[in-house]
RNA sequence: GCGCCCGUAGCUCAAUGGAUAGAGCAGCGCUCUCCUAAAGCGCAGGUUGCUGGUUCGACCCCAGUCGGGCGCA
Numbered sequence: 001g002c003g004c005c006c007g008u009a010g011c012u013c014a015a016u017g018g019a020u021a022g023a024g025c026a027g028c029g030c031u032c033u034c035c036u037a038a039a040g041c042g043c044a045g046g047u048u049g050c051u052g053g054u055u056c057g058a059c060c061c062c063a064g065u066c067g068g069g070c071g072c073a
Base pairs, nucleotide, nucleotide: 001072002071003070004069005068006067007066010025011024012023013022018056027043028042029041030040031039049065050064051063052062053061
């Protein structure tokens, strides 16, 4: 330099064009317990890397850009 893949909550990941972006773990609160842990219930946490475009509608499609990984040279 070229090609491919990935980027979504603190972490690991879903959602592949349709109503409010969800789950597990972690965090906080409550129940339980002599206390802790476990378990149960609830709460909070997101400009979907960034910019622009297509569309009635975009995490999803397109272009550019940034970061990471793999392969080729």